Model confidence (mean pLDDT): 83 of 100.
The RNA shown here (transfer RNA) has 74 nucleotides and comes from a Thermoplasmatota archaeon.
The sequence is in RNAcentral, with records from ENA and MGnify.
It matches the Rfam family "tRNA". Rfam's curators write: Transfer RNA (tRNA) molecules are approximately 80 nucleotides in length. Rfam links the family to the GO term triplet codon-amino acid adaptor activity. The family's RNA type in Rfam is transfer RNA.

[in-house]
RNA sequence: GGGGCGGUAGAUCAGUUUGGGAGAUCGCAUGACUGAAGAUCAUGAGGUCGCCGGUUCGAGCCCGGCUCGCCCCA
Numbered sequence: 001g002g003g004g005c006g007g008u009a010g011a012u013c014a015g016u017u018u019g020g021g022a023g024a025u026c027g028c029a030u031g032a033c034u035g036a037a038g039a040u041c042a043u044g045a046g047g048u049c050g051c052c053g054g055u056u057c058g059a060g061c062c063c064g065g066c067u068c069g070c071c072c073c074a
Base pairs, nucleotide, nucleotide: 001073002072003071004070005069006068007067010026011025012024013023020057028044029043030042031041032040050066051065052064053063054062
C1' cells in the first nucleotide's frame, strides 16, 4: 500500500434480512423485604449508534471520505 470483519448504555452484545418504536443481559441508583447484608421483586437513571458529509419525508441500517481495533495479502 491492497482486501475482509468489527466500533451501538459503565461492561458484553443484539438490532443490517424489509429504512420508520434505539433495545437485551449484567452492573448502577431508589423502594419493598431483612436486625443488617445477600438473594428476590418493583421502579428508574444512563446513548453524538466511531467522526464528517451525502441520499431520503425519515438513516444504527443506504452512498462517499476519514479514523481506531483485529486478521489476511504484498